Record summary
This is a predicted structure of a 71-nucleotide RNA (transfer RNA) from a Candidatus Tayloriibacteriota bacterium. It matches the Rfam family "tRNA". Rfam links the family to the GO term triplet codon-amino acid adaptor activity. The source organism's lineage runs through Bacteria, Bacteria candidate phyla and Candidatus Tayloriibacteriota.

RNA sequence: GGGCGAUUAGUUUAAUGGUAGAACGAGGCACUCCAAACGCCUUGGUGGGGGUUCGAUUCCCUCAUCGCCCG
Numbered sequence: 001g002g003g004c005g006a007u008u009a010g011u012u013u014a015a016u017g018g019u020a021g022a023a024c025g026a027g028g029c030a031c032u033c034c035a036a037a038c039g040c041c042u043u044g045g046u047g048g049g050g051g052u053u054c055g056a057u058u059c060c061c062u063c064a065u066c067g068c069c070c071g
Stems, first nucleotide, its partner, number of pairs: 001070007010024004018054001025043005047063005
């Protein structure tokens, strides 16, 4: 220098155009002599910018970061 892939919650990850889910975590409650475990409730997210579309996590362009391959 060229090519490919990834980027969603604090973490690990689903969602192939129509209200973004889960697990773990965190906070609260209940239970208990106390605590843990279990149970219930809550919490919090689409990397930046632009485009297409009635509608974008999803399709297109660009930038950034990370990883892999080629030279």